Source information
Model confidence (mean pLDDT): 86 of 100. Predicted 3D model of a 1493-nucleotide RNA (small-subunit ribosomal RNA) from an uncultured bacterium. Its Rfam family is "Bacterial small subunit ribosomal RNA". The RNAcentral record of the sequence draws on ENA and SILVA.
RNA sequence: AGAGUUUGAUCAUGGCUCAGAUUGAACGCUGGCGGCAGGCCUAACACAUGCAAGUCGAGCGCGAAAUUACCUUCGGGUAAGAGUAGAGCGGCGGACGGGUGAGUAACGCGUGGGAAUCUGCCUGGUAGUGGGGGACAACAGUUGGAAACGACUGCUAAUACCGCAUACGCCCUAAGGGGGAAAGCGGGGGAUCUUCGGACCUUGCGCUAUCAGAUGAGCCUAUACCGGAUUAGCUAGUUGGUGGGGUAAUGGCUUACCAAGGCAACGAUCCGUAGCUGGUUUGAGAGGAUGAUCAGCCACACUGGGACUGAGACACGGCCCAGACUCCUACGGGAGGCAGCAGUGGGGAAUAUUGGACAAUGGGCGAAAGCCUGAUCCAGCAAUGCCACGUGUGUGAAGAAGGCCUGCGGGUUGUAAAGCACUUUCAGUACAGAGGAAAAGCGUAAAGUUAAUACCUUUGCAUCUUGACGUUACGUACAGAAGAAGCACCGGCUAACUCCGUGCCAGCAGCCGCGGUAAUACGGGGGGUGCAAGCGUUAAUCGGAAUUACUGGGCGUAAAGCGCGCGUAGGCGGUUUGUUAAGUCGGAUGUGAAAGCCCUGGGCUCAACCUGGGAACUGCAUCCGAAACUGGCAGACUAGAGUAUGGUAGAGGGAAGUGGAAUUUCUAGUGUAGCAGUGAAAUGCGUAGAUAUUAGAAGGAACACCAGUGGCGAAAGCGGCUUCCUGGACCAAUACUGACGCUGAGGUGCGAAAGCGUGGGGAGCAGACGGGAUUAGAUACCCCGGUAGUCCACGCCGUAAACGAUGAGAACUAGACGUUGGAAGGGUUACCUUUUAGUGUCGCAGCUAACGCGUGAAGUUCUCCGCCUGGGGAGUACGGCCGCAAGGUUAAAACUCAAAGGAAUUGACGGGGGCCCGCACAAGCGGUGGAGCAUGUGGUUUAAUUCGAUGCAACGCGAAGAACCUUACCUGGUCUUGACAUCCUGCGAACUUUCUAGAAAUAGAUUGGUGCCUUCGGGAACGCAGUGACAGGUGCUGCAUGGCUGUCGUCAGCUCGUGUCGUGAGAUGUUGGGUUAAGUCCCGCAACGAGCGCAACCCUUGUCCUUAGUUGCCAGCACGUAAUGGUGGGAACUCUAAGGAGACUGCCGGUGAUAAACCGGAGGAAGGUGGGGACGACGUCAAGUCAUCAUGGCCCUUACGACCUGGGCUACACACGUGCUACAAUGGAACGUACAAAGGGUUGCCAAGCCGCGAGGUGGAGCUAAUCUCAUAAAACGUUUCGUAGUCCGGAUCGGAGUCUGCAACUCGACUCCGUGAAGUCGGAAUCGCUAGUAAUCGUGAAUCAGAAUGUCACGGUGAAUACGUUCCCGGGCCUUGUACACACCGCCCGUCACACCAUGGGAGUGGGUUGCACCAGAAGUAGCUAGUCUAACCUUCGGGGGGACGGUUACCACGGUGUGAUUCAUGACUGGGGUGAAGUCGUAACAAGGUA
Repeated sequence: AGAGUUUGAUCAUGGCUCAGAUUGAACGCUGGCGGCAGGCCUAACACAUGCAAGUCGAGCGCGAAAUUACCUUCGGGUAAGAGUAGAGCGGCGGACGGGUGAGUAACGCGUGGGAAUCUGCCUGGUAGUGGGGGACAACAGUUGGAAACGACUGCUAAUACCGCAUACGCCCUAAGGGGGAAAGCGGGGGAUCUUCGGACCUUGCGCUAUCAGAUGAGCCUAUACCGGAUUAGCUAGUUGGUGGGGUAAUGGCUUACCAAGGCAACGAUCCGUAGCUGGUUUGAGAGGAUGAUCAGCCACACUGGGACUGAGACACGGCCCAGACUCCUACGGGAGGCAGCAGUGGGGAAUAUUGGACAAUGGGCGAAAGCCUGAUCCAGCAAUGCCACGUGUGUGAAGAAGGCCUGCGGGUUGUAAAGCACUUUCAGUACAGAGGAAAAGCGUAAAGUUAAUACCUUUGCAUCUUGACGUUACGUACAGAAGAAGCACCGGCUAACUCCGUGCCAGCAGCCGCGGUAAUACGGGGGGUGCAAGCGUUAAUCGGAAUUACUGGGCGUAAAGCGCGCGUAGGCGGUUUGUUAAGUCGGAUGUGAAAGCCCUGGGCUCAACCUGGGAACUGCAUCCGAAACUGGCAGACUAGAGUAUGGUAGAGGGAAGUGGAAUUUCUAGUGUAGCAGUGAAAUGCGUAGAUAUUAGAAGGAACACCAGUGGCGAAAGCGGCUUCCUGGACCAAUACUGACGCUGAGGUGCGAAAGCGUGGGGAGCAGACGGGAUUAGAUACCCCGGUAGUCCACGCCGUAAACGAUGAGAACUAGACGUUGGAAGGGUUACCUUUUAGUGUCGCAGCUAACGCGUGAAGUUCUCCGCCUGGGGAGUACGGCCGCAAGGUUAAAACUCAAAGGAAUUGACGGGGGCCCGCACAAGCGGUGGAGCAUGUGGUUUAAUUCGAUGCAACGCGAAGAACCUUACCUGGUCUUGACAUCCUGCGAACUUUCUAGAAAUAGAUUGGUGCCUUCGGGAACGCAGUGACAGGUGCUGCAUGGCUGUCGUCAGCUCGUGUCGUGAGAUGUUGGGUUAAGUCCCGCAACGAGCGCAACCCUUGUCCUUAGUUGCCAGCACGUAAUGGUGGGAACUCUAAGGAGACUGCCGGUGAUAAACCGGAGGAAGGUGGGGACGACGUCAAGUCAUCAUGGCCCUUACGACCUGGGCUACACACGUGCUACAAUGGAACGUACAAAGGGUUGCCAAGCCGCGAGGUGGAGCUAAUCUCAUAAAACGUUUCGUAGUCCGGAUCGGAGUCUGCAACUCGACUCCGUGAAGUCGGAAUCGCUAGUAAUCGUGAAUCAGAAUGUCACGGUGAAUACGUUCCCGGGCCUUGUACACACCGCCCGUCACACCAUGGGAGUGGGUUGCACCAGAAGUAGCUAGUCUAACCUUCGGGGGGACGGUUACCACGGUGUGAUUCAUGACUGGGGUGAAGUCGUAACAAGGUA
């Protein structure tokens, strides 16, 4: 410090997710030790049991027992125990310490101030501490009750209680005066006195009054402290005053009267939530979250209320009352409160021992010893956390064994282990052993006090003791590597890879996403990576997230500028002078508790931890100072703003009037058959006279031309002309006012269209509606009609893509060119220059994600307002407000997804555009589709009809040839190391003859034969048998693959390097202007070059030349034949086959840009790539092929392998493709005659001759081929015939007879002859091929092959027609445009309906919680009053009084009750929409002009 995820890719926006740190944690797996720390976050739920607050005999009165000893009359007594235990009166404490966080949004807490207060114990000062009295407990007796607990009578003490005296100081006061206190106890003692108890003296402690201090507490106040406005008004003791009361004290704290105030948009009131803080955690910080442990404050103690006592409480382990709950009960009545420490139940994912000790620290009481102390100190439990240590160290290669992987060689685990040599921390055993201990006590010395050498206090010395932890820490010794490693992860983010299993299953997953037979993602193994006594997961917080932006974001198109004005509060505000000192700045002081954090020392062996010191605590308050800036006050100014004067332009607004053109209707005339409408029609109108035309009238609405990115207005908006009323703007120049300004939450006004209300009006247009078309449907688009409405007046509504998708105001920052309204100057009167206010286009800098904006900013700044924070749900629900309604405004949540969205890029696509090409169309010729047959396919059938190919690009395709074989299929019969390969062992040469069984495979028997090499051991080939490794598979996967092939397409394209442009994907080049068959070439150009393609090079064909001359040729010469290159010879010609030449837009003219090129011409055998072929760029189609071959993986192994017989691949209601033959006279038939090319041939081609009507047979010459042969080419030409007919066309089908091949023609061959003579008379919709030696037509050959072509491949013969042209169909190329497509239009995608699930709104209601108001009621308690009852101290005149208690009553008030509202939660038949879901239904709304933008 970032990363993953939207896309084919990119940038930006934006959410989601991850890596970090942390925790009072929990869960899973695992677990050696120690130190330190923390340990019910949930039920403030209920609690058994034990303990947690007592102490003082030096305040007081009482006062046992066990036991022992002695005495005894044997009943007992005395002494010790013992003035002990134990209660009681009294004092102090119990208000601390400990727990919890329910309540509380508050003076509760934090920080800082303040005045009207109290304060036990403590410290200091002053003054006292005299003299009396009456009770009540305990106790004793009687008595009630189950108990708890009482009742009555009687005795008694005090530091308990009450008077009297005294009063420095204190309190009250009318300033004269008045009032008010106490308690004793202990130690010691020389005199003196004594009732022998003491008095007295002294000392210590205590007590009383009072003044101070300290400590603690109470009160007031400024400020800060969560969310909600879908909570906007709240408040009657309320705000203030006066008098009374009350309190420790101020105060409406309370009461009576008076006044009518007080709080609130700077958020009152209400609702929800919450103890606050120091701090903790995170973060760079600012911030955010949090408030366990420790510390400060507050609140609470079963729930609610109340007071008493006291210095202090409205009191956790006190009291009273009410309520709920639990327990006891003799049913009458009682008892209780763990949110103290342990512990129990319950709740929960979850949190410990019913431990030890007061040794230390601290607290209470006490003079002290001491007692008490679940505070505290320790121990126990659990890896809960942090920190430290260990689980060995060195050496050790045969790189052991085993595991895993493997390319079979090896690699890895791995120096790891074993082995050898060492060490002993920790744990274990044993021994020794600090510190935490200081005090107190006793003794003694000195000083103080004192009359005192006594007591007491203080100090010093000496002495004697005090440890829960504790088997302590630490140390030493002993033995032995001995007792001690796991967890998670390994697709990317993110460090770490392989095998097996599984097969969209099981499963994983934080996000993206893995899994459908080769999973580094599931499960296991091996290996690796990370951390380590822990490791992962889950939960939570911060961070990353600049994703709420103060630091530090945005709003044209991504979410986001209110539709527009006016204006209140508020915010901000020109120049200058003086003053002030609120803000601001500086200094000082106080405070900011301690702990923590940070720095620096020290102590535990280190660390965690503990501890000393410092800094810091960014804050608040007070004082002093400064005066620049902001603010306040006072004064001045004119540049902002405004007023006055004179002009200018304008569809600015309102009202009244008025004009013509047009549409429609009506009236009248002329006139006749149509009009209107559409893609085409129909509905409609018209012979009752339309449309058309002429004249007139009526009525409503809108204002052609001018007219303009022209004008005006805040926006909405405004358009004939005239008049009236009226707002604003601009220009020019001077004068005046003197900051009067800008923005603007609420508020208020205006506000298109549609709509609503009332009343008019209604020509045209036109929702709804009716009809006609279109269509599969057509509730639409088109057409004919047509009502609201559109118009006017008045009143509502208040919204629009109300848009410049751009808030208002101000300042600054290059220009160029238009245009509107002014002004000034110049001028030749055309115009030019300058300036100002608008309105446009382009553009620099700058900005922007890009597009773009660019002085009218989206630039650079300032001020103010509004708004945004992922998509959907949703601008919806509920609530409020507004509205007559429609509806508007404000405005969520549950749930769901990992995206949604912007700009630009490259493609693809478009029922977008432009240019161009192609037998693409057109122009032609001939076909297919109809018939019969051949052949292939589908389908069907079958035991099997083997398999593959399936739009173009499968279908006379694999198959260049299925009777057996082929053959892969089926039936049946057989074999199991196998039909085929290698290795091992044994036997045998190999091989061969014959017979039997069988369909054959095979089985049995049988004959002949003994070979080759040899080092003489044997070996090689072959056959048979055996054993196991293995063979074998046309079994699966072409979606695991190689290779090969098809297709777009012989289309002209596809790319790269460097440079440049762009943030980038990418662009440029390759686009543009021409041209070409061509990205062919030229020119231009931020491009310059290059590669694969094109072309050329190759083959063939067309002309000529040279060379060569047999098997080919024969002009001239000669010979010969009936005839023939037959012969001699020739090398001219043809031809053969080698090599050359030739064609290049080379030449001429024109066009073009002096280019490329095109057009025409000459010459030439050939002319503009001459014709044809081979040759196929980057890529696309998961195209085809595992059945040519090869091959990974899987599968079969007496079978999915192998052999054999027979059958099948040849089936046949049917459908399709490709062909052949035809339908005839350009023909059929008959006869005659002529001319090829290219091939094949020894398992072959086969001549002549002879036989057969023929297929063919016979025959045997020649030929390994320019020699021989297949082999007569046919159409053509000549002559004859047929005469338009199902024929002398056509030949299917069938019958008969044959030939050939072959072991074998039944299923199932070809051919021949005789006979038979079907359909068919040129073919519907539709569709195919072809542009010249082409189509058409004619025959010939070859491959395969025993035989079997109408197929395929090749060859030549004859040999046309047409192309105006590119509008249209199809395909393609380039440029451009739109896009919501990128699996790329066979794309994407919307809504209803049906089904399932989920959350939610409404809902007759129902059940809870909280709460307001009104009323009833009123325990305990306090206060007031008081007829009643009772009453020790004091007074008394002895009667009583004073005072008190009880009772009664009034006021206040808790619980409770009634009624009526508000609010919230849960639930509810039914119902509304929403979301999600694998292939459901119906349509096709959107994205392209999406087919109606």